[in-house]
Context: one part of a larger RNA
RNA sequence: GCCGGCGAGUUACCUUUAGUAGCAGGUUAAGCGGUUAAUACGCGGAGCCAUAGGGAAACCGAGUCUGAAUAGGGCGUAAGUUACUGGAGGUAGACCCGAAGCCUGGUGAUCUAACCAUGGUCAGAAUGAAGCGUAGGUGACACUACGUGGAGGUUCGAACGUACUAAUGUUGAAAAAUUAGACGAUGAAUUGUGGUUAGGGGUGAAAUGCCAAUCGAACCAGGAGCUAGCUGGUUCUCCCCGAAAUGCGUUUAGGCACAGCCUCGAGUUUAUCUUACCGGAGGUAGAGCACUAGUUUGGUGCGGGCCAUGAAACAUGGUACCAAAUCAAGUUAAACUCCGAAUACCGGUAAAGUUACUGCUCGGGAGUGAGACAGCGAGAGAUAAGUUCCGUUGUCAAGAGGGAAACAGCCCAGACCGCCAGCUAAGGUCCCUAAUAUAUACUAAGUGGCUAAGGAGGUAGAGUUGCAUAGACAGCCAGGAGGUUGGCUUAGAGGCAGCCACCCUUGAAAGAGUGCGUAACAGCUCACUGGUCAAGCGACUCCGCGCCGAAAAUACACCGGGACUAAGUAUAUAACCGAAGCUGCGGCAGGAAGAUUUUAUCUUUCUGGGUAGGGGAGCGUUCUGUUGUAGGUUGAAGUAUGAGCGGAAGCACAUAUGGACGAAGCAGAAGUGAGAAUGUCGGC
Numbered sequence: 001g002c003c004g005g006c007g008a009g010u011u012a013c014c015u016u017u018a019g020u021a022g023c024a025g026g027u028u029a030a031g032c033g034g035u036u037a038a039u040a041c042g043c044g045g046a047g048c049c050a051u052a053g054g055g056a057a058a059c060c061g062a063g064u065c066u067g068a069a070u071a072g073g074g075c076g077u078a079a080g081u082u083a084c085u086g087g088a089g090g091u092a093g094a095c096c097c098g099a100a101g102c103c104u105g106g107u108g109a110u111c112u113a114a115c116c117a118u119g120g121u122c123a124g125a126a127u128g129a130a131g132c133g134u135a136g137g138u139g140a141c142a143c144u145a146c147g148u149g150g151a152g153g154u155u156c157g158a159a160c161g162u163a164c165u166a167a168u169g170u171u172g173a174a175a176a177a178u179u180a181g182a183c184g185a186u187g188a189a190u191u192g193u194g195g196u197u198a199g200g201g202g203u204g205a206a207a208u209g210c211c212a213a214u215c216g217a218a219c220c221a222g223g224a225g226c227u228a229g230c231u232g233g234u235u236c237u238c239c240c241c242g243a244a245a246u247g248c249g250u251u252u253a254g255g256c257a258c259a260g261c262c263u264c265g266a267g268u269u270u271a272u273c274u275u276a277c278c279g280g281a282g283g284u285a286g287a288g289c290a291c292u293a294g295u296u297u298g299g300u301g302c303g304g305g306c307c308a309u310g311a312a313a314c315a316u317g318g319u320a321c322c323a324a325a326u327c328a329a330g331u332u333a334a335a336c337u338c339c340g341a342a343u344a345c346c347g348g349u350a351a352a353g354u355u356a357c358u359g360c361u362c363g364g365g366a367g368u369g370a371g372a373c374a375g376c377g378a379g380a381g382a383u384a385a386g387u388u389c390c391g392u393u394g395u396c397a398a399g400a401g402g403g404a405a406a407c408a409g410c411c412c413a414g415a416c417c418g419c420c421a422g423c424u425a426a427g428g429u430c431c432c433u434a435a436u437a438u439a440u441a442c443u444a445a446g447u448g449g450c451u452a453a454g455g456a457g458g459u460a461g462a463g464u465u466g467c468a469u470a471g472a473c474a475g476c477c478a479g480g481a482g483g484u485u486g487g488c489u490u491a492g493a494g495g496c497a498g499c500c501a502c503c504c505u506u507g508a509a510a511g512a513g514u515g516c517g518u519a520a521c522a523g524c525u526c527a528c529u530g531g532u533c534a535a536g537c538g539a540c541u542c543c544g545c546g547c548c549g550a551a552a553a554u555a556c557a558c559c560g561g562g563a564c565u566a567a568g569u570a571u572a573u574a575a576c577c578g579a580a581g582c583u584g585c586g587g588c589a590g591g592a593a594g595a596u597u598u599u600a601u602c603u604u605u606c607u608g609g610g611u612a613g614g615g616g617a618g619c620g621u622u623c624u625g626u627u628g629u630a631g632g633u634u635g636a637a638g639u640a641u642g643a644g645c646g647g648a649a650g651c652a653c654a655u656a657u658g659g660a661c662g663a664a665g666c667a668g669a670a671g672u673g674a675g676a677a678u679g680u681c682g683g684c
Base pairs, nucleotide, nucleotide: 001684002683003682004681005680006679011092012091013090014089015088016087017086018085019084020083021082022081023080025049026048027047031043032042033041053060054059063075064074065073066072095233096232098230102223103222104221105220106219107218113197114196115195116194117193118192119191120190121189122187124156125155126154127152131148132147133146134145135144136143160184161183162182164181165180166179167178168177199215201211202210203209208217236618237617238616239615240614241613246259247258249256250255260368261367262365263364264363265362266361267360268359270356271358273353274352275350276349277348278347279346280345286339287337288336292333293332294331296329297328298327299326300325303322304321305319306318307317308316309315371396372395373394374393375392376391377390379388380387401412402411403410416587417586418585419584421583422582423581427577428576429575430562431561432560436574437573438572439571440570441569442568448564454548455547458545459544461542462541463540464539465538466537467536475532476531477530478529479528481505482504483503486500487499488498511526515524516523588608589607590606591605592604593603594602595601596600619673621670622669623668624667625666626665631661638657639656640655641654642653644651645650
């Protein structure tokens, strides 16, 4: 891991509610009696509930309490009770499994820590302390040398002890080892045996270490089924309805209580919803500047600054700065408003749909209280986020089907069942792949099939304007001059560093000069003009489609692919395809209404996606009664196979196997249904 067995809402009492049954007041408990197949039957009225309530109570009483009140208000004023069954709650382990821990009493120092008692062990080598001896030396010491000697938590190094490094090992040979090295090795050494210290404790050269492979508090049993707002699991079928992820409070935030939303029953019976009309309240969008606050320019210029006059002044005059207030013009605002919608909201009226499983009230049962994305309106953020927080609508959640290549939340559309029938939606119609054609344009970029500011004689269309056969535009030929090197400046400044001015003449035309150039000149060129040529040429605006801007990491890889110049884009037309939508045919179920052979059939009509969850109806298993009955060796249960029946759980029948039991129906009672719980036991 698989297969098989086992495996989770039970039971007692009390309360509440619904159903059923009895009685109208209901009912017995313990106990007793005798009969029986029996728990049946009979007795037993103690007790309990009801029969009157109100008040804290005294107390009063269909009333009472409050109160000064004959006021108002609160609570009351004709029905229950017993039993059984179902739902739920309470008390109990209370659906099942699961802690870490806490407490009580014991068991442990054969591991290990420390200590006590008594024993054992440490090859070999090195160094050479004190002391002593001899000699030298001294007045005597001191001191020196040579010997002797054998000290040391001394040195090297086996046994022994330790565990510093690396590799191997890591389902190991081993729940800590092996191999190669390393450290201590007469000591605070090491070791045998016996003993002592015990868990809120011991021991600890101290690491929270060790106390039997267990240690921030050992192990065993018990309290004990501790508790678990947490995780996991919770077993047959079908039918009807069907949520929530919000508000408020919470030592509350992944839990609860109340409300909201769901369901079932009873009551009410259109009170609900949609649309139209009428009537309302409002200060948002927008707009505006009348208030508040801000803001730009200009005019006037209170006041300030500066200057002048004056002996001085609070005087007079001037002024290029700042600037109140005011005027004109232009603006901004969630916390501005002289204004002011659309929607939404409230009330009324009307008609229609009203069988919408609408509203409301009371009662039983819940679940939910992590929401997600998308559109619209705001806040937070960076007008970032598959971000966050509100409002509002939708979808998903709890929704299958078609489209978007694939794709909970987007688009279309809401699946009762069957059909080798039809029509459509979104979206599509060259091939993959069901279905297409036509017309007129555009695009040349594979644009289509990623993006912006910005850039460009891409190209289609529309328009404004200028020049042009008195010859435009482009090209080519020629001219482009003189006063003059204008004046100033400057070393120089001659059209062309810079400043000022920018005239006159000749002319077809020619700037006191458009650019290049020179040290300055020179030179080239332009404006401007003539000729040649011969028909259109410029400038600008709007708009369609395209171009550039455009760099990313495994592989083309930003059309799903092939491919496409339409099979791209725009407009128009006519077809078709396309879903579980709609229709057709057949069938099932539920609600409501009606009819009738009036209690189960028909007709009409509507409905039947569904998680949590509520409600309803059934199937099967074991046992009990009927009953050891029907049946059964002419073959029971069980097992295997089979194309049968039923709306499902399931149920028959046949054959084979099996070899002795054993239904159905009607009732009753539950150890009553497994695929999941790192479930549990067994097998493989």
Large-subunit ribosomal RNA, domain II from a Vampirovibriophyceae bacterium, 684 nucleotides, folded computationally. It matches the Rfam family "Bacterial large subunit ribosomal RNA". Its family is annotated with structural constituent of ribosome and ribosome in the Gene Ontology. The full RNA is in RNAcentral, with records from ENA.